[in-house]
Context: one part of a larger RNA
RNA sequence: GAACGAACGCUGGCGGCAUGCUUAACACAUGCAAGUCGAACGGUACAAAGGAAGGACUUGUUCUUCUGAUGUAUAGUGGCAAACGGGUGAGUAGCGCGUGGGAAUAUACCUUCUAGUCCUGGAUAACGUCUGGAAACGGACGCUAAUACAAGAUAUGAACGAGAGUUGAAAGAUUUAUCGCUAGGAGAGUAGCCCGCGUUAGAUUAGGUAGUUGGUGGGGUAAUGGCCUACCAAGCCUGCGAUCUAUAGCUGGUCUGAGAGGAUGACCAGCCACAUUGGGACUGAGACACGGCCCAGACUCCUACGGGAGGCAGCAGUGGGGAAUAUUGGACAAUGGGGGAAACCCCGAUCCAGCGAUGCCGCGUGAACGAUGAAGGCCCUCGGGUUGUAAAGUUCUUUUACGAGUGAAGAUAAUGACGGUAACUCGUGAAUAAGCUCCGGCUAACUUCGUGCCAGCAGCCGCGGUAAUACGAAGGGAGCAAGCGUUGUUC
Numbered sequence: 001g002a003a004c005g006a007a008c009g010c011u012g013g014c015g016g017c018a019u020g021c022u023u024a025a026c027a028c029a030u031g032c033a034a035g036u037c038g039a040a041c042g043g044u045a046c047a048a049a050g051g052a053a054g055g056a057c058u059u060g061u062u063c064u065u066c067u068g069a070u071g072u073a074u075a076g077u078g079g080c081a082a083a084c085g086g087g088u089g090a091g092u093a094g095c096g097c098g099u100g101g102g103a104a105u106a107u108a109c110c111u112u113c114u115a116g117u118c119c120u121g122g123a124u125a126a127c128g129u130c131u132g133g134a135a136a137c138g139g140a141c142g143c144u145a146a147u148a149c150a151a152g153a154u155a156u157g158a159a160c161g162a163g164a165g166u167u168g169a170a171a172g173a174u175u176u177a178u179c180g181c182u183a184g185g186a187g188a189g190u191a192g193c194c195c196g197c198g199u200u201a202g203a204u205u206a207g208g209u210a211g212u213u214g215g216u217g218g219g220g221u222a223a224u225g226g227c228c229u230a231c232c233a234a235g236c237c238u239g240c241g242a243u244c245u246a247u248a249g250c251u252g253g254u255c256u257g258a259g260a261g262g263a264u265g266a267c268c269a270g271c272c273a274c275a276u277u278g279g280g281a282c283u284g285a286g287a288c289a290c291g292g293c294c295c296a297g298a299c300u301c302c303u304a305c306g307g308g309a310g311g312c313a314g315c316a317g318u319g320g321g322g323a324a325u326a327u328u329g330g331a332c333a334a335u336g337g338g339g340g341a342a343a344c345c346c347c348g349a350u351c352c353a354g355c356g357a358u359g360c361c362g363c364g365u366g367a368a369c370g371a372u373g374a375a376g377g378c379c380c381u382c383g384g385g386u387u388g389u390a391a392a393g394u395u396c397u398u399u400u401a402c403g404a405g406u407g408a409a410g411a412u413a414a415u416g417a418c419g420g421u422a423a424c425u426c427g428u429g430a431a432u433a434a435g436c437u438c439c440g441g442c443u444a445a446c447u448u449c450g451u452g453c454c455a456g457c458a459g460c461c462g463c464g465g466u467a468a469u470a471c472g473a474a475g476g477g478a479g480c481a482a483g484c485g486u487u488g489u490u491c
Base pairs, nucleotide, nucleotide: 001491002490003489004488006487007486008485009484010483013363014362015361016360017359018358019356020355021321026319027318028317030316031315032314035080036079037078040077041076043074044073045072046071047070050067051066052065053064054063055062056061057060087274088273089272096199097198098197099196100195101194102193105191106190107189110187111186112185113184114183115182116181117180118152120150121149127142128141129140130139131138132137158167159166160165172179173178174177200246201245202244207237208236209235212234213233214232215231216230217229218228219227249271250270251269252268253264254263255262256261276297277296278295279294280293299310300309301308302307327353329352330351331350335349336347337346338345339344366396367395368394369393376387377386378385379384401428402427403426404425405424406423410418435480436479437478438477439476440461441460442459446475447474448473449472450471456463457462
């Protein structure tokens, strides 16, 4: 000098764009953050055109009962989603990441191609009755549906097999135009696995390793493999640093620097890991699953003491810690995601608004003229000098501000949270708006008074003991400016 997710002190007008728990991966009250489909299904509730029966009379109206096309809503069964999106960086020195390769793999939704979609069955939730429990939640019996579940048939192709051959499928819905379902091939995208190279410090860590290294058989996986197991062999890593210890998410990047390099990994993007701590599997195309399940631990809460409930490292918010970091806001209008044929529904993703000079950028706090160089202040050799064209005054302007009006783009036919916002027009009136640090040298800027090695200053050198340009104040000056200084950290 530059930089910062900064903090502190003094000060503070506006706007745009960014950015905001770096500490306790500490504990969390409350609300919200993942639903959707009635065009898969049986019900239930409500409404109801029409129809039937009966009554009243005004003989074509009205009332009652039953039925009821259809519509709306939806607890339950079922499907898809919930493995994405969002958060955090505890762990991890590792094929975790980066880069370049590889073969022994899987893949829901999507695209495309081929061939099918036949015939049957038994249950079960809902519901009803009875019943247990304080609750959470159940139990028994009975009834019912499906794109739920299951048997059979069929098999171009598929799988297994040397071959003969063996095995295995489907589901329907409706507004009749479609959407589905099954088997297989291809594609795209995605994911798993393996390898070369690179990836912090310590030798005051020198030996480490028994599933350890390799083989055979078997198991397991979507798949290779000591991944697991039985047996056999005795290997394998290591001074080119194994093992151990400490620290740490990695990268694109960011900061600095002429570069080489050094430091760093906030925001944004890619990958990884984690979700109160530890372990486990289930479902599923995909998880060993943040807002799923089971077990154990710690903690918190409810309880009728028998037993139950919970997990903000989602968005807000609270306590705590800390030098320190925001609203318990609006909207799905846009961009996207999930479901649905669609209408549409949901989304603290997202888009916006709020708060903070936290940063960067821009604008303003007026302009021109104005000397008898007014008054006041300060200094003085008492002549004057300086503040200083500065003020006053005169003539203007209106960015900003305030008041009024018009009023977007972002949106495609419709739909705008932002927002009556931005912008534009008119009006008022210099009106609403300047501080901070420094002035001995480095380093731009000097005098007076006070103090008297005191009080104090200080980045380094050093100032202060009676004439201090170095302390404190004043006047003057220098620098930067809605900021200016200090502290911390990096180069």

A computed fold for a 491-nucleotide part of an RNA from a Holosporales bacterium, annotated as small-subunit ribosomal RNA, 5' domain. It was read from a public genome assembly. The coordinates come from a structure-prediction model, not an experiment, and the mean pLDDT is 86. Its Rfam family is "Bacterial small subunit ribosomal RNA". Lineage of the source: Bacteria > Pseudomonadati > Pseudomonadota > Alphaproteobacteria > Holosporales.